[in-house]
This record gives sequence, structure tokens and C1' cells, in this order.
RNA sequence: GGGCGAUUAGCUCAGCUGGUUAGAGCGCUUAUCUGAUAAGUAAGAGGUCCCAGGUUCGAAUCCUGGAUCGCCCA
Repeated sequence: GGGCGAUUAGCUCAGCUGGUUAGAGCGCUUAUCUGAUAAGUAAGAGGUCCCAGGUUCGAAUCCUGGAUCGCCCA
């Protein structure tokens, strides 16, 4: 220098070919339960979907450029 992949909640990850409110598990908070803790049960909080542009009535999803990480080639 070239190619490919990844980036979504604190962590690990889904998200079907663009369409109604962006989700799960774990974790966290509160309540309940207990002599107390853990477990269980119920409820809740938490996101600029890596960044910037573009296309579109509408973008996490498509296009372009950039960033970081990983792998391969030279």
C1' cells in the first nucleotide's frame, strides 16, 4: 500500500430484502420473599445503533468518505 470482517444498553450479542414503539441474556435499581444473605418472583432505569455526508416519504439497515480493532496478501 491492497483485500476481507467487526463496531447496536455496563458486558456478550440478535435485528429477516428499508416501514409502526430498537430488542434478548447477564449485570444494575426498587419492591416482595428470608432471622439475614443467595436463589426465586414482580416492576423499572439504561441507547446520538462508531463518526460525517448522501439517497429516500421513511435509514441501525442502502451509497460515499473517515475512525478503531482483527485477519489475509504484498